[in-house]
RNA sequence: GCGGAAGGCCGGAUGGCCGCUGCCGCCAGCACUGGCGGGAGAGGAAAGUCCGGACUCCACGAAGACACGGUGCCGGGUAAUCCCCGGCCGGGGCAACCCGAGGGAAAGCGCCACAGAGAUCAGACUACCUCCGGGUCCGCCCGGGGGAAAAGGUGAAACGGUGGGGUAAGAGCCCACCGCGGGCCGGGCAACCGGUCCGGCAUGGCAAGCCCCGCCGGGAGCAAUGCCGAAUAGGGGGUCCGCCGUCCCGCAAGGGGCAGGGCAGCUUCGGCCCGGACCCCGGGUAGGCAGCUUGAGCGCAUCAGCAAUGACGCGCCUAGAGGAAUGGUCAUCCAAGGGGGGCAACCCCCGGGACAGAAUCCGGCUUACAGGCCUUCCGCGCAU
RNA sequence: GGCCCCGUAGCUCAGGGGAUAGAGCAACCGCCUCCUAAGCGGUAGGUCAUAGGUUCGAAUCCUAUCGGGGCCG
Repeated sequence: GCGGAAGGCCGGAUGGCCGCUGCCGCCAGCACUGGCGGGAGAGGAAAGUCCGGACUCCACGAAGACACGGUGCCGGGUAAUCCCCGGCCGGGGCAACCCGAGGGAAAGCGCCACAGAGAUCAGACUACCUCCGGGUCCGCCCGGGGGAAAAGGUGAAACGGUGGGGUAAGAGCCCACCGCGGGCCGGGCAACCGGUCCGGCAUGGCAAGCCCCGCCGGGAGCAAUGCCGAAUAGGGGGUCCGCCGUCCCGCAAGGGGCAGGGCAGCUUCGGCCCGGACCCCGGGUAGGCAGCUUGAGCGCAUCAGCAAUGACGCGCCUAGAGGAAUGGUCAUCCAAGGGGGGCAACCCCCGGGACAGAAUCCGGCUUACAGGCCUUCCGCGCAU
Repeated sequence: GGCCCCGUAGCUCAGGGGAUAGAGCAACCGCCUCCUAAGCGGUAGGUCAUAGGUUCGAAUCCUAUCGGGGCCG
């Protein structure tokens, strides 16, 4: 210098003017609100809602089992996790490094299309060996029976692989190495690794098919939940009811009693249905308040640890709206991009800023993202 | 804001590991008819929403994304 790998950070800056939403203070104001001043106001993903929690309510015997769902190498971290860290094994890369839903297929069931002779208690098409019979141009050919699983061929996969011995031809039939399984020894907390002995092979694949084994999970979600609570309508209760009528008193004028209306032109006690006025009670709605942001919080330093992380000390307060504010514009600068000048450093002009946007709150994961910066490492080339 | 469900031909739907993915209606061509409809015969049309994975093999199983729909005061 070129190419690559891993990790982390930023993701426009400053100022002016005009707005928007809360908060605090003062003034005006019955309330609602208005004016002035001060101070605050989106993200690394606020997103997807995929996991895990906090919190609240419901259920319950603070329990267990079954079912269902999730999860899955080992160890550690954490409030917890399908997350993170470290390691093991397998695969990829020259390497740095990356990827892996990575328990069990000798518990059982199921599936393995097509092709192929045969697809899991395997199988005989071609080719091989042999026996019998027949033919023969003695090379062998035809038919039938048997042996074999080595060769060809099919397939994703053919009941261990390579080499040698052996055999009529063959075969773990026998032997060596590799693979596989089991025992023992050593290392490691463990996954696992190394060594040694035995077994002649008994064990095809699929569990992101059912299933088995271990572990985890009661259900719902802030539109959860609690408190206050109008107007109107509706529910319950109480009191009262006009005229007419009728009865009583009175010579009369008038006064008094009973009955809201209907069933029912009413003896009493009562029953059913339907009203009007006023008052009281309770539920719910609109609306208001709480939950609501001080929290598994953030920054720095030290210590423990390989690390994730934890402990401790100091400092800081950083949206809390709630149909939902966080915007617009101007100037200067910064980066991307384009053009021109210049040997170059550099100068001038144009231009324009990714994905996106809180809604109870955290920890993760995943997805989207213009561009830039930093650190460490690997390979190749050149120079010394 | 929270919780569920679904994407297969132009439309409505089957297919739930075996390979050329089907059916009805619609479209197009032909027959029939004087013409049309109906009827009969035929043809074309699919990235199985997208991407990755498991598997010998994926529309189907798993994961992520995209799009659509529903419920909760």

Two RNAs folded together computationally: RNase P RNA and transfer RNA, 457 nucleotides in total. Rfam match: Bacterial RNase P class A.